RNAcentral holds the full RNA, with entries from SILVA. A computed fold for a 522-nucleotide part of an RNA from a metagenome, annotated as small-subunit ribosomal RNA, central domain.
Context: one part of a larger RNA
RNA sequence: CUGCGGUUAAAAAGCUCGUAGUUGAAUCUCAGGGUGGUAAUGCCGGUCCGCCGAUGGUGAGAACGGUAUUGCUAUUCUUCCUUCUGAACGACAAUUCUGUCCUUCACUGGGUGGGGUUGGACUUCAGAUCGUUUACUUUGAAAAAAUUAGAGUGUUCAAAGCAGGCGCAAGCCUUGAAUACACUAGCAUGGAAUAAUAGAAUAGGACUUUGGUUCUAUUUUGUUGGUUUCUGGAACUGAAGUAAUGAUUAAUAGGGACAGUUGGGGGCAUUAGUAUUCCAUUGUCAGAGGUGAAAUUCUUAGAUUUAUGGAAGACUAACUACUGCGAAAGCAUUUGCCAAGGAUGUUUUCAUUAAUCAAGAACGAAAGUUUGGGGAUCGAAGACGAUCAGAUACCGUCGUAGUCCAAACCAUAAACUAUGCCGACUAGGGAUUGGAGGAAGUGUUUGUUUACUCCUUCAGGACCUUAUGAGAAAUCAAAGUUUUUGGGUUCCGGGGGGAGUAUGGUCGCAAGGCUGAAACUU
Numbered sequence: 001c002u003g004c005g006g007u008u009a010a011a012a013a014g015c016u017c018g019u020a021g022u023u024g025a026a027u028c029u030c031a032g033g034g035u036g037g038u039a040a041u042g043c044c045g046g047u048c049c050g051c052c053g054a055u056g057g058u059g060a061g062a063a064c065g066g067u068a069u070u071g072c073u074a075u076u077c078u079u080c081c082u083u084c085u086g087a088a089c090g091a092c093a094a095u096u097c098u099g100u101c102c103u104u105c106a107c108u109g110g111g112u113g114g115g116g117u118u119g120g121a122c123u124u125c126a127g128a129u130c131g132u133u134u135a136c137u138u139u140g141a142a143a144a145a146a147u148u149a150g151a152g153u154g155u156u157c158a159a160a161g162c163a164g165g166c167g168c169a170a171g172c173c174u175u176g177a178a179u180a181c182a183c184u185a186g187c188a189u190g191g192a193a194u195a196a197u198a199g200a201a202u203a204g205g206a207c208u209u210u211g212g213u214u215c216u217a218u219u220u221u222g223u224u225g226g227u228u229u230c231u232g233g234a235a236c237u238g239a240a241g242u243a244a245u246g247a248u249u250a251a252u253a254g255g256g257a258c259a260g261u262u263g264g265g266g267g268c269a270u271u272a273g274u275a276u277u278c279c280a281u282u283g284u285c286a287g288a289g290g291u292g293a294a295a296u297u298c299u300u301a302g303a304u305u306u307a308u309g310g311a312a313g314a315c316u317a318a319c320u321a322c323u324g325c326g327a328a329a330g331c332a333u334u335u336g337c338c339a340a341g342g343a344u345g346u347u348u349u350c351a352u353u354a355a356u357c358a359a360g361a362a363c364g365a366a367a368g369u370u371u372g373g374g375g376a377u378c379g380a381a382g383a384c385g386a387u388c389a390g391a392u393a394c395c396g397u398c399g400u401a402g403u404c405c406a407a408a409c410c411a412u413a414a415a416c417u418a419u420g421c422c423g424a425c426u427a428g429g430g431a432u433u434g435g436a437g438g439a440a441g442u443g444u445u446u447g448u449u450u451a452c453u454c455c456u457u458c459a460g461g462a463c464c465u466u467a468u469g470a471g472a473a474a475u476c477a478a479a480g481u482u483u484u485u486g487g488g489u490u491c492c493g494g495g496g497g498g499a500g501u502a503u504g505g506u507c508g509c510a511a512g513g514c515u516g517a518a519a520c521u522u
Base pairs, nucleotide, nucleotide: 004493005492006491007474008473012490014363016361017360021356022355023354025249026248031078032077033076034075035074036073037072038071039070040069041068042067043066044065045064048061049059050058051057052056083128084127085126086125087124088123092119093118094117095116096115097114098113099112100111101110102109133196134195135194136191137190139188140187148180149179152162153161164173165172166171206242207241208240209239210238211237212236213235214234215233216232217231253353254350255349256348258345259344261342262341266338267337268336269335272316273315276312277311278310279309280308281307283305287298288297324331325330368409369408370407371406372405373404378402382398383397384396385395420489421488422487424481425480427465428464429463432460433459434458435457436456437455438454440453441452442451469476470475495522496521497520504515505514506513507512
């Protein structure tokens, strides 16, 4: 590993990208025929054998022959299994000479024996020449013993041990001291499915023929020497020919182009709305705030309230939904600009480019930090009023940091769907968002576009009902297709505490983040 679990019990990194790693669509020799050998089965025969009612019948068979079917195996054809050289062996075939037997009119024909010549299968050995490479699997050799399994053996039984048994006590039992298992790696070997790998695309490709250039040197030319040629070999190079000459599909995999769209996706600028607070002016006059009740607080220097105008900073109501977009965090006034994205459509293109991912990288609510700006509202800290046994709280009145913007950090959240990502399958339904296609209707008038209604389809976000499915259940179309356990891939968990602590490392200005124990306890 086989073979756990991760919604809620421990446990899916906040999210995306991404290298190593792991994994990765289909496709190239299928099929048919012939000839042997062998095994099984069936049928027929009848040499062998047994029995009997004996020209025949019956039965048995690891004996025999024929035939059919099926399986295995060898070989061959369509369809090369490395290619050659030498040596040994030479089955067998053809031819020729010769002896003998039978036969013929006849060296006519046949059998058999010997010799020669030619061709030559199988096998063995030696030497060259090449050859895609592995995984996998078969068989074999090799691989200590003891142990384990297991054979034999009356340790008196047994656990053991490797002994022992038979004898007339010469000796004998060719006495025994088996056998199995033995991962991985390595060696040899058969197979060629499966999985990788290589090959011919600027042909510098294959094969055949032929020419040229250069180098080389064995034999034979009576001998020795020289030169050249022929011949053999090697390298380089030109030409021609042969061939079905050589590029697999186009994955309900992926990427790209194009088309009309779509969205509260992003950035920058622009613009609007009311509310709040404040200011100015204005009208009136005794209270106003606030609460469970009060008080702190404001108020004839006119509060609260009314009206008009202005300023500031923030926010974006209703529309707003089991709706949209975005990787997540997140995103909602108008308009413009900028680049990006999804789905859909496509008789477009490339052709494995893919999936998931240690390391590494981008983004990452709120709070917090730094430097500027801005400070309307709300409001940690703080002050006060209440409540209360107390209240350092809940309620109230103030109020600093903050809340907002810019530039930099930080990198965490119940960052939750507490459910990794990619792929396949398993079930019914009606709505809904975006695209595409279709058919008639409604509006309006005849029509094109368009708005609704309807049908189909692809892709989203959800929901309902049921599970011959799953689960401890709650529940779940995924949390199903799991003891009938293996589609690919990443991360994480192993009783509660101690503890996300200590220590070390690393990142950070800091706060802190990431990594991360043990003793002890239960």
Its Rfam family is "Eukaryotic small subunit ribosomal RNA". Clan: SSU clan.